RNA sequence: AGCCGAAUCGCGCCGGCUCCGGCCGGCGCGUACGGGGGACCCAGAUCCCGGGGCGAAUCGACCACCUGGUCGUAGCGCGGCAGCGCGAGCCCGACAGCUAACUCCGGAGGCU
Numbered sequence: 001a002g003c004c005g006a007a008u009c010g011c012g013c014c015g016g017c018u019c020c021g022g023c024c025g026g027c028g029c030g031u032a033c034g035g036g037g038g039a040c041c042c043a044g045a046u047c048c049c050g051g052g053g054c055g056a057a058u059c060g061a062c063c064a065c066c067u068g069g070u071c072g073u074a075g076c077g078c079g080g081c082a083g084c085g086c087g088a089g090c091c092c093g094a095c096a097g098c099u100a101a102c103u104c105c106g107g108a109g110g111c112u
Base pairs, nucleotide, nucleotide: 001112002111003110004109009030010029011028012027013026014025015024016023017022033106034105035104036103037102042097050095051092052091053090054089059072060071061070062069063068075086076085077084078083
């Protein structure tokens, strides 16, 4: 400097370093930005399966029945457009359609 991502930028305090220009780290406050909850109206439905959120990461078949394995797949990414890789994880805790006001949370990391 560029890329993925919401994840940038500013101020204050403290500490360290310093070529005295600043730089780095920690904490706090704010912030571009991102996400959750939450009326009327509208939408939906009443039984079974609890349900919901972030995310591309969902659904199905088969084998095992220790909840695991195999194959495919919605979808996502890369690409020399042949093809290749991923198809996770986490959270809420019986509760959430949409949603003005209002309110809560995040504002990280990683790669070249």
Predicted 3D model of a 112-nucleotide RNA (c-di-AMP riboswitch aptamer (ydaO/yuaA leader)) from Svornostia abyssi. It was read from a public genome assembly, where an Rfam model found it. The prediction has a mean pLDDT of 77.